Predicted 3D model of a 74-nucleotide RNA (transfer RNA) from a Caldilineales bacterium. Rfam family: tRNA. Rfam links the family to the GO term triplet codon-amino acid adaptor activity. The family's RNA type in Rfam is transfer RNA. The sequence was found in a public genome assembly. Model confidence (mean pLDDT): 82 of 100.
RNA sequence: GGGGCCUUAGCUCAACAGGUUAGAGCAGCGGUCUCAUAAACCGCCGGUCCCCGGUUCGAACCCGGGAGGCCCCA
Numbered sequence: 001g002g003g004g005c006c007u008u009a010g011c012u013c014a015a016c017a018g019g020u021u022a023g024a025g026c027a028g029c030g031g032u033c034u035c036a037u038a039a040a041c042c043g044c045c046g047g048u049c050c051c052c053g054g055u056u057c058g059a060a061c062c063c064g065g066g067a068g069g070c071c072c073c074a
Base pairs, nucleotide, nucleotide: 001073002072003071004070005069006068007067010026011025012024013023019057028044029043030042031041032040050066051065052064053063054062
């Protein structure tokens, strides 16, 4: 220098063919239970969908550029 893949909640990951409010588990917080803790169960909180721009009635998803990470080639 060239190519491929990835980036979504604090962490690990989903999101079907572009469709109305982006979800799950864990973590955190509150509660039930217990003498108490843990476990279990119930509930709550939590998002610049990496950034900028474009297409579209509508974008996490499509297109262009950029950033970061991993791998391959030279």